Model confidence (mean pLDDT): 85 of 100. Small-subunit ribosomal RNA, 5' domain from an uncultured bacterium, 498 nucleotides, folded computationally. RNAcentral holds the full RNA, with entries from ENA and SILVA. Rfam family: Bacterial small subunit ribosomal RNA.
[in-house]
Context: one part of a larger RNA
RNA sequence: GAUUAACGCUGGCGGCAUGCCUAAUACAUGCAAGUCGAAUGGAUAGCUUGCUAUCCAUGGCGAACGGGUGAGUAACACGUAGGUAACCUGCCUUUAAGACGAGGAUAACCUUUGGAAACGAAGGAUAAUACUGGAUAGGACGUUAAAGAUCGCAUGAUUAAACGUUUAAAGAUAUAUCGCUUAAAGAGGGGCCUGCGGCGCAUUAGCUAGUUGGUAGGGUAAGAGCCUACCAAGGCGAUGAUGCGUAGCCGGACUGAGAGGUUGAACGGCCACAAUGGGACUGAGAACGGCCCAUACUCCUACGGGAGGCAGCAGUAGGGAAUUUUCGGCAAUGGGCGAAAGCCUGACCGAGCAAUGCCGCGUGAACGAAGAAGUAUUUCGGUAUGUAAAGUUCUUUUAUUGGGGAAGAAAAAGUUAGAAUUGACGGUACCCAAUGAAUAAGCUCCGGCUAACUACGUGCCAGCAGCCGCGGUAAUACGUAGGGAGCGAGCGUUAUCC
Numbered sequence: 001g002a003u004u005a006a007c008g009c010u011g012g013c014g015g016c017a018u019g020c021c022u023a024a025u026a027c028a029u030g031c032a033a034g035u036c037g038a039a040u041g042g043a044u045a046g047c048u049u050g051c052u053a054u055c056c057a058u059g060g061c062g063a064a065c066g067g068g069u070g071a072g073u074a075a076c077a078c079g080u081a082g083g084u085a086a087c088c089u090g091c092c093u094u095u096a097a098g099a100c101g102a103g104g105a106u107a108a109c110c111u112u113u114g115g116a117a118a119c120g121a122a123g124g125a126u127a128a129u130a131c132u133g134g135a136u137a138g139g140a141c142g143u144u145a146a147a148g149a150u151c152g153c154a155u156g157a158u159u160a161a162a163c164g165u166u167u168a169a170a171g172a173u174a175u176a177u178c179g180c181u182u183a184a185a186g187a188g189g190g191g192c193c194u195g196c197g198g199c200g201c202a203u204u205a206g207c208u209a210g211u212u213g214g215u216a217g218g219g220u221a222a223g224a225g226c227c228u229a230c231c232a233a234g235g236c237g238a239u240g241a242u243g244c245g246u247a248g249c250c251g252g253a254c255u256g257a258g259a260g261g262u263u264g265a266a267c268g269g270c271c272a273c274a275a276u277g278g279g280a281c282u283g284a285g286a287a288c289g290g291c292c293c294a295u296a297c298u299c300c301u302a303c304g305g306g307a308g309g310c311a312g313c314a315g316u317a318g319g320g321a322a323u324u325u326u327c328g329g330c331a332a333u334g335g336g337c338g339a340a341a342g343c344c345u346g347a348c349c350g351a352g353c354a355a356u357g358c359c360g361c362g363u364g365a366a367c368g369a370a371g372a373a374g375u376a377u378u379u380c381g382g383u384a385u386g387u388a389a390a391g392u393u394c395u396u397u398u399a400u401u402g403g404g405g406a407a408g409a410a411a412a413a414g415u416u417a418g419a420a421u422u423g424a425c426g427g428u429a430c431c432c433a434a435u436g437a438a439u440a441a442g443c444u445c446c447g448g449c450u451a452a453c454u455a456c457g458u459g460c461c462a463g464c465a466g467c468c469g470c471g472g473u474a475a476u477a478c479g480u481a482g483g484g485a486g487c488g489a490g491c492g493u494u495a496u497c498c
C1' cells in the first nucleotide's frame, strides 16, 4: 500500500459499488418456463343463435438459453496459434425448385371399473400442420471409373454425363401474408485434432496388456484401440514417466521504479457440476426446476404402496470471527411463444438492510483581552488551556416545514389524418420559499524507532510491550488528570499478500 474482511470504541448526510471466503451441510413456504384458438377436436358458461370467453386434450415451438456453484479436474480443462482434404448445425438471411393423390388410428369426451393416495384399466365415438402408404423431383449412395480434366496437403479434393437403388411436402387466415418440402450458399454456434505455455514432492524411479502398432470388421455427425477378432512386441521415462499432495483456467486484480512476487471476490470468456453413482430416451442441440435404476436421507400412507431434491430468488436451521428483504415492477434492456394484441420472465431494472469499501459534503464564518470563570501547574511572582469561551455582526450547505416537480419513452401496434396511450423506481432526484447556529465528533497515540510532556497514584506490585525494553519510592514507557500530536465519520487491533 491492498482486502468479499472480522473485532473494539464511536457514528450526521449523499452518490457509486460490494455483501456465506466456513458445511458441494440439511431444507418448511412462495415464486424462478412457458406460449400459440391465425394447427385441431371437444366440454362448460354467457347471451345478441352464431359468436365470445374460460378450461381439457392432441399438435407446434421453447424448455440445451438465461440463473447458480467451484465439488471434481494437473487434463488439449484453460490460454494462445493453427488444422479439419475427418465433421454437425433448429431458428435467421440469400438463391432455385416444389407442395399431386389416398388411408387407418388415437387423446380429450362418454360408459363401466380398480386404488387410501399417486395413478390407472376396459369398452365406445372423433379431428388435425399428429401418424402411414402411393406419385413426382432434385439430392444421397453405388456402378461405368484403377479412366479423363483441373487442383492439392501424403491419404486425396472438385467435376459434365448415363444407369441402378433409395428418399419430400401441410395447411391456416382478416387474402396483406404466415407457414410446409427439397437443394445450394451465408452468418452465427458447436464437435474433433495439433504446436507451444502456466503447481509442489525424487524422503515418489521405474510405468504400461487395449498397453504400442498393423490388418479386417463394427461404431460415430466425424478421424481414432473409440470397440471387437486376429497378428506383431511394442509404447512412455532424470528434458522427470508413474505415484502422492494441492488446485477450476484465463482477461485481469494487488504490490513493486522495474524485473518479479502474490492472487483469480465483483465484471467478462471458457470448463465442470446439479443429493451420491450409473443409464438411456426425445431432439438440430441434453438434461439444476425431464425420465429410468441403485444408494443414503426426509415426508405421506388405509401398510398394499407412493412423493421429494434451493450449488435459481427470497427465506429457515446448522456451522462460523463473519455476510442482507420470505420487497416492488415487467416502465426500460434482453429472452421464449405468438401474425399481432399480448402472456410469461426472482434474467433484468429498482427499492430495503449493513460505515463493508471508494468518493464527496457537513458539524459554522468574521470580529472579539477584563487575556473572565473553571481546571492543571507553580520557584506562589506567575504560566498553560486561550480568540478558545462569553459577547457582537453574519451565512444557511445540511436539517425541518410548505410549494412546484422530472429525464429515463419512442418505438412497437393501429391507421394514414390529425392525434392519443404507456414509469416499478417516485411525489424520488432536482428547483423555489420560510425557520433557525439551529440537527451533527470521535478514535488512537505522546521512552527511541515516530509527530507529540508535565503532575499525581503505584513501588519488579498492579501493569505495558511491534522490536529494543519499562516498573524494585522523584516512572515523559504502568493507571488517572491537565496539556499536546496524528487521523477524522471514522479511528485502532487482528488476519492475509506485496
Base pairs, nucleotide, nucleotide: 001497002496003495005494006493007492008491009490012361013360014359015358016357017356018354019353020319025317026316027315029314030313031312034061035060036059039058040057041056042055043054044053045052046051047050068273069272070271078197079196080195081194082193083192084191087190088189089188092186093185094184095183096182097181098180100134102132103131109124110123111122112121113120114119138167139166140165141164142163143162144161148159149158150157151156171178172177199245200244201243206236207235208234211233212232213231214230215229216228217227218226248270249269250268251267252263253262254261255260275295276294277293278292279291297308298307299306300305325351327350328349329348333347334345335344336343337342364394365393366392367391374385375384376383377382399435400434401433402432403431404430408425442487443486444485445484446483447468448467449466453482454481455480456479457478463470464469